[in-house]
């Protein structure tokens, strides 16, 4: 790097170091010196895992392996609904992406 599959409306510090960038990509629109990214600490969640009950499914507890901690995966295509017509909010879904688990 590739394949399969599940999930993506919730949640997470006014701490320390550092010092300019960051939000995948493109276009928007945002965040940022009232301090970005990074590292440490802290936290959230509970996919895998362990334990308990259980035929199983489901459930509960823990938190060892990951993950995550602005904005819905910040928005973006298509269809629907909506409107006099449109925009937005709303519903479904595609592509892309992220994360887990499995595979090769």
């Nucleotide at each position: 790097a590739c394949c399969u599959u599940a999930u993506c409306a919730a949640g997470a510090g006014a701490g320390g170091c550092u010092g300019a960038g960051g939000g995948a990509a493109a276009g928007g629109c945002c965040c940022u010196g009232u301090g970005a990214a990074g590292c440490c600490c802290g936290g959230c969640a509970a996919c895998c895992u362990g334990c308990a009950c259980a035929u199983g499914g489901a459930u509960g507890c823990a938190a060892g392996g990951u993950g995550c901690c602005a904005a819905u995966u910040c928005c973006u295509g298509c269809g629907g609904a909506g409107u006099g017509g449109a925009u937005a909010a709303c519903c479904g879904u595609g592509c892309a992406g992220a994360u887990g688990a499995g595979g090769a």
SAM riboswitch aptamer (S box leader) from Ethanoligenens harbinense, 104 nucleotides, folded computationally. The source organism's lineage runs through Bacteria, Bacillati, Bacillota, Oscillospiraceae and Ethanoligenens. The same sequence occurs in records of 2 taxa. The sequence is in RNAcentral, with records from Rfam and Ribocentre.